The part of an RNA shown here (small-subunit ribosomal RNA, central domain) has 344 nucleotides and comes from an uncultured bacterium. It matches the Rfam family "Bacterial small subunit ribosomal RNA". Its family is annotated with structural constituent of ribosome and ribosome in the Gene Ontology. The full RNA is in RNAcentral, with records from ENA and SILVA.

Context: one part of a larger RNA
RNA sequence: UUGGGCGUGAAGGGUGCGCAGGCGGUUAAUUAAGUCUGAUGUAAAAUCCCGCAGCUUAACUGCGGAACUGCAUUGGAAACUGAUUAGCUAGAGUAGAUGAGGGGGAACCGGAAUUCCUAGUGUAGGGGUGAAAUCUGUAGAUAUUAGGAAGAACACCGAAGGCGAAGGCAGGUUUCUGGCAUCUAACUGACGCUGAGGCACGAAAGCGUGGGUAGCGAACAGGAUUAGAUACCCUGGUAGUCCACGCUGUAAACGAUGUACACUAGUUGUCGGGAGUGAUCUCGGUGACGGAGCUAACGUAUUAAGUGUACCGCCUGGGGAGUAUGCUCGCAAGGGUGAAACUC
Numbered sequence: 001u002u003g004g005g006c007g008u009g010a011a012g013g014g015u016g017c018g019c020a021g022g023c024g025g026u027u028a029a030u031u032a033a034g035u036c037u038g039a040u041g042u043a044a045a046a047u048c049c050c051g052c053a054g055c056u057u058a059a060c061u062g063c064g065g066a067a068c069u070g071c072a073u074u075g076g077a078a079a080c081u082g083a084u085u086a087g088c089u090a091g092a093g094u095a096g097a098u099g100a101g102g103g104g105g106a107a108c109c110g111g112a113a114u115u116c117c118u119a120g121u122g123u124a125g126g127g128g129u130g131a132a133a134u135c136u137g138u139a140g141a142u143a144u145u146a147g148g149a150a151g152a153a154c155a156c157c158g159a160a161g162g163c164g165a166a167g168g169c170a171g172g173u174u175u176c177u178g179g180c181a182u183c184u185a186a187c188u189g190a191c192g193c194u195g196a197g198g199c200a201c202g203a204a205a206g207c208g209u210g211g212g213u214a215g216c217g218a219a220c221a222g223g224a225u226u227a228g229a230u231a232c233c234c235u236g237g238u239a240g241u242c243c244a245c246g247c248u249g250u251a252a253a254c255g256a257u258g259u260a261c262a263c264u265a266g267u268u269g270u271c272g273g274g275a276g277u278g279a280u281c282u283c284g285g286u287g288a289c290g291g292a293g294c295u296a297a298c299g300u301a302u303u304a305a306g307u308g309u310a311c312c313g314c315c316u317g318g319g320g321a322g323u324a325u326g327c328u329c330g331c332a333a334g335g336g337u338g339a340a341a342c343u344c
Base pairs, nucleotide, nucleotide: 004315005314006313007298008297012312014201015200016199017198021194022193023192025088026087027086028085029084030083031082033081034080035077036076037075038074039073040072041071042070049065050064051063052062053061054060091191092188093187094186095184096183097182098181099180103177104176105175106174107173108172109171110154114150115149116148117147118146119145120144121143125136126135162169163168206247207246208245209244210243211242215241216240220236221235222234223233258311259310260309261308262307263306266289267288268287269286270285271284272283273282274281275280293300294299317344318343319342326337327336328335329334
C1' cells in the first nucleotide's frame, strides 16, 4: 500500500465558525468533458504467452501467431456523473404568531453566616484531639446583647429538572444581547452536508501590571503521631482563591462514543410547545427499561455501539517516549509538531 479498525483492547481532534477541496434533492431540454462503442494510425526489435522447428535433451536459438490492456485522430450512443438553460418544493432559509430557560455582558440592591473593631453583662477557662500539646485567656477571653466595618459565597426552591457548541451557567431587580422549540404554510427556490489549512472560544492551576484580602489555604513554622514522619491529625500561615486588563491553551476537556442525513418493535417517567369538550394524538428535548440486530464479552438498542450514505480526524506490539533533535508559539512555566539506536 491493499485491507482491518477507533464506548472499555492502540485509536474521535476540547469545542465551534469557515476559505480551498470532497460530496450533493426533483423535472425537462441542450451539450458531449467523464462513460460506452466502431474505424484508422501508432505503440522499434528483443522480452512475456501460445504453436512449430534446430542443436542427442534442456537451457539456448530460429520461425509464425497472439499480445503490448496505452496514446492520438475520427464516426456514433446519451442511461448515469459533469456543464449550460428553464422550472419545482419534500432539503435549507426568510416572514408572522406564541412560548420556556442558572445562555452571555453591564449596573444596582438584599438577607443569613464568618472574621475583626467598639461598648454592655459576666468569670475562669476556651480551643483542639483517638488522647494530647502547640495556641488563646485575669492586660478579662470563650459565652451573650447592642452597634459598626470588610470580603467572599448565595441555604430553602433544587429535581432522574432547565440553558449553552464545548468549557460551563444558580440570591434579587433593571438594561443590552445570542440561540432554541411549536404553530401558520405567506415568501426565496438547493441557497445544502462535511471541512485539510485558518480564525475564534476554551475548567483549574500558573504568569504580567494594578487593586482587594473575610473565610479557606500550596509553601513555610510550630505541636502531636512514629523506629523515622520532609505525611495523614492539630495550632498558625504566605502565594493563591476575588476584581480589571493582558497572556497561557492544557484536563479522566468523558457519553472515554466526530459531524450531518435517512431508515429500523415497544413500555414507562419528565421538561417545553400544538390539536381536541375529553379519552387521547402530535412536534422538540431529557431519563429509565427492553426486542430484533450488533458486540470478544460487558453491554448498546429511534439520544445506536443496528442498517446505509457523505466528509473530516485518528490507530498499526510493549518499553525507550510524548523523550531527543529541528521548526514553531509563549514573558516564563511550558505548549504544538515529533523520531531513532537499543531492548523484550